[in-house]
RNA sequence: GCGAGUCAUACAGGAGAGAGCGGCACCCGCGGCCGCCGCCGAAGGCGCAAGCGCACCCGCAAAUCGCUCAGGCAAAAGGACUGUAUCAUCGAG
Repeated sequence: GCGAGUCAUACAGGAGAGAGCGGCACCCGCGGCCGCCGCCGAAGGCGCAAGCGCACCCGCAAAUCGCUCAGGCAAAAGGACUGUAUCAUCGAG
């Protein structure tokens, strides 16, 4: 000096599901709050297999798999993940 990985930041892309019903307030209207029903899963959260440890019980153990607590179901916001750039870190060769 080059390269892979990781954290953070910026930009770009980024799915799914009722602009549901009733009430309140406001009121041209949208938006807001509360209750109810129906749905979605890719923030977060929770759960599990192989396998490993162990005499056993049991413990560790992944996800875009499952659950749907949270969140979401016009737009906006958010959004796992992907790409590019920068910073930091690591650092085989």
The RNA shown here (Glycine riboswitch aptamer) has 93 nucleotides and comes from Chromobacterium amazonense.
Its Rfam family is "Glycine riboswitch aptamer". From the family's description: This family represents the bacterial glycine riboswitch.
The prediction has a mean pLDDT of 77.
The source organism's lineage runs through Bacteria, Pseudomonadati, Betaproteobacteria, Chromobacteriaceae and Chromobacterium.
RNAcentral holds the sequence, with entries from Ribocentre.